[in-house]
Context: one part of a larger RNA
Molecule: small-subunit ribosomal RNA, central domain
Organism: uncultured prokaryote
RNA sequence: CUGGGCGUAAAGCGCACGUAGGCGGCUUUUUAAGCUAGAUGUGAAAGCCCCGGGCUCAACCUGGGAAUAGCAUUUAGAACUGGCAGGCUAGAGUCUUGGAGAGGGGAGUGGAAUUUCAGGUGUAGCGGUGAAAUGCGUAGAGAUCUGAAGGAAUACCGGUGGCGAAGGCGGCCCCCUGGACAAAGACUGACGCUCAUGUACGAAAGCGUGGGGAGCAAACAGGAUUAGAUACCCUGGUAGUCCACGCCGGAAACGAUGUCUACUAGCCGUUGGGUUCCUAUGCCCUGGGUUCCCAAGCUAACGCAUUAAGUAGACCGCCUGGGGAGUACGGCCGCAAGGUUAAAACUC
Repeated sequence: CUGGGCGUAAAGCGCACGUAGGCGGCUUUUUAAGCUAGAUGUGAAAGCCCCGGGCUCAACCUGGGAAUAGCAUUUAGAACUGGCAGGCUAGAGUCUUGGAGAGGGGAGUGGAAUUUCAGGUGUAGCGGUGAAAUGCGUAGAGAUCUGAAGGAAUACCGGUGGCGAAGGCGGCCCCCUGGACAAAGACUGACGCUCAUGUACGAAAGCGUGGGGAGCAAACAGGAUUAGAUACCCUGGUAGUCCACGCCGGAAACGAUGUCUACUAGCCGUUGGGUUCCUAUGCCCUGGGUUCCCAAGCUAACGCAUUAAGUAGACCGCCUGGGGAGUACGGCCGCAAGGUUAAAACUC
């Protein structure tokens, strides 16, 4: 390479948008590039293969034939793919109406709680643990009442509930804004799918500049525990956590399951719509999402099972024994931390 694979054995890029490329609905005419058939030329000789011949056989030598991927020219065909032109509406999209939602950005605002500060009452403890001690407190703590300040997070509702491409999103109100869904119609007329390179987004931690700092808390200090204890437990506590702007681009970024399309038994829930019958909150039908159970089928098993890991198609990414190693070198990116691309010797 081929073949075979990628939920858990190696293997789905964190996620999307999208360029080149690949692939692409129904139908009519045409074309003849691909395609099919025929012809001609070429495809050197030797060799291989077939039938003969010569060395006493064979190897070897030799005559004839066959075969030869393909290439070029030409004739014919027109189902399929492609091209040109035209038509269609089932894919895709637009418009109208409507309800749902922690979807995103900005601004404002509420209450509970913690902490601190000020004041009142009040007196000897408080705190903490397995037990203690460090710590706080007669300079009046803790407790309790009143007031103030400030920061962060939004109890209950809350839900295998909802929304978002993923990361993720939760008090209330306002402004701006994205997407999905339903019901009928009307319109455009294949405008589609996927996507190397590229671009945007991307938790936490970390970095830069400037703010902010209640609680929590790496580092650090002390007290315990212990043989030791650079820990687990306790008392403190700085970065950080928060905000603005700019970087970083590491995750068990997980459904460990790429995206899109079609097909293939059912059952019970839940969420958001609609129609009809009927006024129970029920039944029936039909779309979108989501959870559980199971049939066929698949699977090494576990399990998956209309939200597939079933049956197929299109396109992309990735894997190829363990270690060395996601490392070295080089390139690119970054302020740095580092990221990305990515070997070999050697060894089992």